[in-house]
This is a predicted structure of a 531-nucleotide part of an RNA (small-subunit ribosomal RNA, 5' domain) from an uncultured bacterium.
Its Rfam family is "Bacterial small subunit ribosomal RNA". Its family is annotated with structural constituent of ribosome and ribosome in the Gene Ontology.
RNAcentral holds the full RNA, with entries from ENA, Greengenes and SILVA.
Context: one part of a larger RNA
RNA sequence: GAUGAACUCUAGCUACAGGCUUAACACAUGCAAGUCGAGGGGCAGCAUUAACGAAAGCUUGCUUUUGUUAGAUGGCGACCGGCGCACGGGUGAGUAACGCGUAUCCAACCUGCCAUAUACAGAGGGAUAGCCUUGCGAAAGUAAGAUUAAUACCUCAUGGUUUAUAUUUGCCGCAUGGCGGAUAUAAUAAAGAUUUAUCGGUAUAUGAUGGGGAUGCGUCCCAUUAGAUAGUCGGCGGGGUAACGGCCCACCGAGUCGACGAUGGGUAGGGGUUCUGAGAGGAAGGUCCCCCACAUUGGAACUGAGACACGGUCCAAACUCCUACGGGAGGCAGCAGUGAGGAAUAUUGGUCAAUGGACGAGAGUCUGAACCAGCCAAGUAGCGUGCAGGAAGACGGCCCUAUGGGUUGUAAACUGCUUUAGUAUGGGAAUAAAGUCAUCCACGCGUGGAUGUUUGCAUGUACCAUAAGAAUAAGGACCGGCUAAUUCCGUGCCAGCAGCCGCGGUAAUACGGAAGGUCCGGGCGUUAUCC
Numbered sequence: 001g002a003u004g005a006a007c008u009c010u011a012g013c014u015a016c017a018g019g020c021u022u023a024a025c026a027c028a029u030g031c032a033a034g035u036c037g038a039g040g041g042g043c044a045g046c047a048u049u050a051a052c053g054a055a056a057g058c059u060u061g062c063u064u065u066u067g068u069u070a071g072a073u074g075g076c077g078a079c080c081g082g083c084g085c086a087c088g089g090g091u092g093a094g095u096a097a098c099g100c101g102u103a104u105c106c107a108a109c110c111u112g113c114c115a116u117a118u119a120c121a122g123a124g125g126g127a128u129a130g131c132c133u134u135g136c137g138a139a140a141g142u143a144a145g146a147u148u149a150a151u152a153c154c155u156c157a158u159g160g161u162u163u164a165u166a167u168u169u170g171c172c173g174c175a176u177g178g179c180g181g182a183u184a185u186a187a188u189a190a191a192g193a194u195u196u197a198u199c200g201g202u203a204u205a206u207g208a209u210g211g212g213g214a215u216g217c218g219u220c221c222c223a224u225u226a227g228a229u230a231g232u233c234g235g236c237g238g239g240g241u242a243a244c245g246g247c248c249c250a251c252c253g254a255g256u257c258g259a260c261g262a263u264g265g266g267u268a269g270g271g272g273u274u275c276u277g278a279g280a281g282g283a284a285g286g287u288c289c290c291c292c293a294c295a296u297u298g299g300a301a302c303u304g305a306g307a308c309a310c311g312g313u314c315c316a317a318a319c320u321c322c323u324a325c326g327g328g329a330g331g332c333a334g335c336a337g338u339g340a341g342g343a344a345u346a347u348u349g350g351u352c353a354a355u356g357g358a359c360g361a362g363a364g365u366c367u368g369a370a371c372c373a374g375c376c377a378a379g380u381a382g383c384g385u386g387c388a389g390g391a392a393g394a395c396g397g398c399c400c401u402a403u404g405g406g407u408u409g410u411a412a413a414c415u416g417c418u419u420u421a422g423u424a425u426g427g428g429a430a431u432a433a434a435g436u437c438a439u440c441c442a443c444g445c446g447u448g449g450a451u452g453u454u455u456g457c458a459u460g461u462a463c464c465a466u467a468a469g470a471a472u473a474a475g476g477a478c479c480g481g482c483u484a485a486u487u488c489c490g491u492g493c494c495a496g497c498a499g500c501c502g503c504g505g506u507a508a509u510a511c512g513g514a515a516g517g518u519c520c521g522g523g524c525g526u527u528a529u530c531c
Base pairs, nucleotide, nucleotide: 001530002529003528005527006526007525009523012383013382014381015380016379018376019375020341025339026338027337029336030335031334034083035082036081039080040079042076043075046074047073048072049070050069051068052067053066054065055064056063057062058061090294091293092292099219100218101217102216103215104214105213106212109211110210114207115206116205117204118203119202120201122156123155124154125153132145133144134143135142136141162187163186164185165184166183167182168181169180170179171178172177192199193198194197220266221265222264227257228256229255232254233253234252235251237249238248239247269291270290271289272288273284274283275282276281296317297316298315299314300313319330320329321328322327347373349372350371351370355369356367357366358365359364386417387416388415389414396408397407398406399405400404421472423467424466425465426464427463431458435454437452438451439450440449441448442447443446475520476519477518478517479516480501481500482499486515487514488513489512490511496503497502
């Protein structure tokens, strides 16, 4: 000098940033991923409408109330289907590794949504959830029967710059090879919706984006760890994968790594960065950004463009809970919050207004991402606690060579002035750009433009004006040397101090108190750690 700090004493305000470093310990409760009715069958609930019935009122054919029926309308719980849930958010346990950083390569690869281009969308079928009926079960849930739809599923057709095989041919390269052309055979597509203007569907090619893989170099400590290794190292052939590869397998060979530190052990997420230092270095990796890994522990796959999946599935284990003892349920290293551990770390808050994300044609819905607010001197910065005058150098305190003097000290009193912050009253934002809706205009006909309308959590906040009044606001450590700042009293190797040297045994500038002084100041010291 620094810190994600803690503790002691003290404490007026604002802004910005920060806040479990320990038990990857256990978790009550709420919320954190849904959305689409413009894919579908439907109608549990709500509203509307219609019909029928009942009751009340009475202007005797109308009003009110209430019931039943009708998916008829708005819409919609649950269900089928689509997309999303692989993002966003958390944590750092594991990992010394192509994990990360940097550079290069893939002629060995994939890529939903998005963009561009071309072509297409013909014909049919069988189911199934829901609903209904009947069972079983305490529950979680589950079985059977009947029936039904789709942008769910299946079959046939058509089909190409698609794929596979075979033949043939042109060009190119960086070794394996790559890019094209022609012919034959075989295989493989599609889905509709409605408000008729759009949104979707299928195939192929290219792009963009995101990922996968390979390699050079770099990446902590221990040699009181010196040898390690049998799928081990290579080949051939296969399997598997999006793809290369002992990734896996059969066979063959005997290799491969190692004092340029293998193997083993310990420790540890890596980087951008941060601290320190003139630099070279040394140390650290909290917040923010990128990458990786993990989601109670261990294992496994399914679905999918993408996972071997934090709020999915299955199995095993430990733990917790429910149970009718037969059997079930759960996973905060999401946001709050609780217990425990600890020197130690916050609210069971508000809003989707903005930014961003998912779905949707859109309106919109969801969003503990995000934006805000709350708590904490835990950090940095700013502001204030007044300013000017004022000598009888007052009183009091302390000290001395003591009728006196010194110091506290212009300090106070007293006089004049100001009003930041605070208090009171009044006014009062920006953050809103866009989008929606309505009208109009332009053209290339789904885009652009104009006008109007609407949307603000924070917030009646920030900020501004006015009013009164010095009013409401200063402490902490130190004073032997290092090291800025000294005297008196008490104590008497006691009580005590102390970072080092050391101080204290009767005049202690070193202990305790007082007065004075020094340093810093809304903080000051102590402790811990790094340079």